[in-house]
Molecule: c-di-GMP-I-GGC riboswitch aptamer
Organism: Candidatus Villigracilis affinis
RNA sequence: AAACGAAAAGGCAAACCUGCCUAAAGGCAGGGACGCAAAGUCAUGGGUCUAACGUCACGCAAGUGACCAUGACCGCCAGGCCGCCGAAU
Numbered sequence: 001a002a003a004c005g006a007a008a009a010g011g012c013a014a015a016c017c018u019g020c021c022u023a024a025a026g027g028c029a030g031g032g033a034c035g036c037a038a039a040g041u042c043a044u045g046g047g048u049c050u051a052a053c054g055u056c057a058c059g060c061a062a063g064u065g066a067c068c069a070u071g072a073c074c075g076c077c078a079g080g081c082c083g084c085c086g087a088a089u
Stems, first nucleotide, its partner, number of pairs: 003089001004086002011036002016031006034075001040081003044078003047073003054067005
């Protein structure tokens, strides 16, 4: 130094609850801990969620349905960048 992941210090925080924002997915804040050695960071590839706008279909209309990311998720899998500690091997 790399692999690796014992210990300690410190860190993050699922479900759920409350408030706010959003069309929704989801996000933010507080509470709360299932877990996490990258559960730090970047939507780059795959994947997943949503469908406002738009397009199309039906309808006299109100509206209903289908498709679509330009909206999201990195605590789904890869990849990039950065990073704390140091037992055993």